[in-house]
The part of an RNA shown here (large-subunit ribosomal RNA, domain IV) has 327 nucleotides and comes from a metagenome. Model confidence (mean pLDDT): 88 of 100. It matches the Rfam family "Bacterial large subunit ribosomal RNA".

Context: one part of a larger RNA
This record gives sequence, structure tokens and C1' cells, in this order.
RNA sequence: CCGUGGCUAAGGAACUAGGCAAAUUAACCCCGUAACUUCGGGAGAAGGGGUGCUCACAGCAAUGUGAGCCGCAGAGAAAUGGCGGUGGCGACUGUUUAACAAAAACACAGGGCUUUGCAAAAACGAAAGUUGAAGUAUAAGGCCUGACACCUGCCCGGUGCUGGAAGGUUAAGAGUAGGGGUCAUCGCAAGAGAAGCUUUGAAUCGAAGCCCCAGUAAACGGCGGCCGUAACAAUAACGGUCCUAAGGUAGCGAAAUUCCUUGUCGGGUAAGUUCCGACCUGCACGAAUGGUGUAACGAUCUCCGCUCUGUCUCAGCCACAAGCUCG
Repeated sequence: CCGUGGCUAAGGAACUAGGCAAAUUAACCCCGUAACUUCGGGAGAAGGGGUGCUCACAGCAAUGUGAGCCGCAGAGAAAUGGCGGUGGCGACUGUUUAACAAAAACACAGGGCUUUGCAAAAACGAAAGUUGAAGUAUAAGGCCUGACACCUGCCCGGUGCUGGAAGGUUAAGAGUAGGGGUCAUCGCAAGAGAAGCUUUGAAUCGAAGCCCCAGUAAACGGCGGCCGUAACAAUAACGGUCCUAAGGUAGCGAAAUUCCUUGUCGGGUAAGUUCCGACCUGCACGAAUGGUGUAACGAUCUCCGCUCUGUCUCAGCCACAAGCUCG
């Protein structure tokens, strides 16, 4: 000097990103126990008291009652919850990045949409076949949401999906008018040119799809601007106008979302960029890409308090172990 362990005056989080670490608490018995709540919980809430040994009495006994005794200390060692308040997120128990992430991520019961009538849909496989399922719509697959409570608004113009079939477009194919090559033949030549063979080939017919017409948002998604107006001022219930498929409803809101921003006000502190409650000017919340609440739960995140402490003021001592120095 480093490591591990033990103790420490006074103070007690002043440390620090943060009480990280450590300390406190602790077993059993008795008393007692709030808000809130889904009435189960919360709860070991919190907060108090007791605990050894001897004798007597009661009792079958466990044990109880009373009297006394000893120590600093009686759960005499070890093991063995610190507690409370507020808020965010996720309902919960679970699952996860084997070896830097355990979470607010995944899953979940519940909810919804959709496909599928059985040789099911879906999936694997050139196929045979298999899973689905020795199941049969109270079933199976896909997608989304994610307990519970209250709810889930408007838009089908775009994209997708479903349905429709009148018209338009349209492939292979069918179809052959016409054209070219060859050549018998005709012609002095230029050239013309039947049949056959060959090559090309316009009309016309021709499915789905697309165009088209409807439906569908717990399908992908989307959910405006400007101007004026009330007897102070300000604001605008009201009016005008442009655009749109429709212009964001309820609820929430400086939020895990707020740039300006440490917004403003209130609370807590002597002092608070965090925190809690409000306001609404929502840069850029918003309703199963779910919205808002919510008891219980959480090695979750944020803020505050009590207890407690070498975290600190500020360091000291002791033990053990390694290094180092000396021998």
C1' cells in the first nucleotide's frame, strides 16, 4: 500500500448520478393495526409488550398463576423481514438476450376480426404421404388487442380484402381475307402466274385479371385552413369563406409523448432543471397500432419521510492474507 473482516467520540446522507455498500430490523407468544379495495385482500400493515432459572399451587400433560433468584445481556450462539408515503409502467404467477440488458420487452386468462363443412382450412413434401386430428365450428388455423371497470367517436377518396357482372381492354388458341417464296404454263422480252408445298397474316371469336359498380376500418390507414364578431380590454357561444373521403368525439394532457422550457401557479425544501397537484398555448395525445381509471402484485423506474448507520465531515485502531522494506 492493496484485499477481507471487526470496532469507533460528536454529528447522522452533509457522501453520491443514486443511501451504492454497510448498518438497522429479525425467531416465537400476546395486544394492536390506516387509507384504499375486485371484500379475497391491504396485513407480519404500522406500533407496543413478553421470553432465563428455582419453589409453591392448579392441571393427566402441554401449560397457567403466584412468590423468589442471578447476570451488562434470558429468541444469552448461529440462522432469521428495516418500515412508511406519492407517482409512472405492466393487471397478476410466469418467460427472455447460455457468457455486458430480467425490463415498461415476450407470454398470459379475457376481447375482437377473419378463414375453414371435413378428403376442412393451414403447413411440410416434385410425389406418395404426414401434421392438423384418431379432432368436426363450444373445433382448428391466421392476425390484432391484452385481467377487471367505464368505453371504443367520424372517414370506404387511396391501398387491401369480399361480392358483382352490363360495358371497355385482353393471352394462348380458333379463324381465315390478303401478301411473299417456289414452280407447271403463257410471253420475243419485261413480266404474269393455276394447283401443291412453304412463309406471313388483317377482320372476327376468345377466360381470369385490370378498368368499372358496390360493401368492408377491433382491415392498412386518415381524422383542416383563413377572416370577422359580445357596451373597458381580453376571449369568442355566433357568423362568413376555402378545401376535404372525413376534419379528432369521450377521455387524458409540459405526459416513457412539450421543441420553445428550469412554461405558469400551488405543494414539499432554508434553498427543488427532478417529484406531486393544477392550468391547456397538445412544436408533434387520443380511443383494441386501443383511450381513461384501477385493488393486488414487481430483484421494475421516479420522488419524499422515519429508523439506522464510517457513505460522509475525517479519519483512527485491531485481526487475518498477499505485496513491499529490512534481516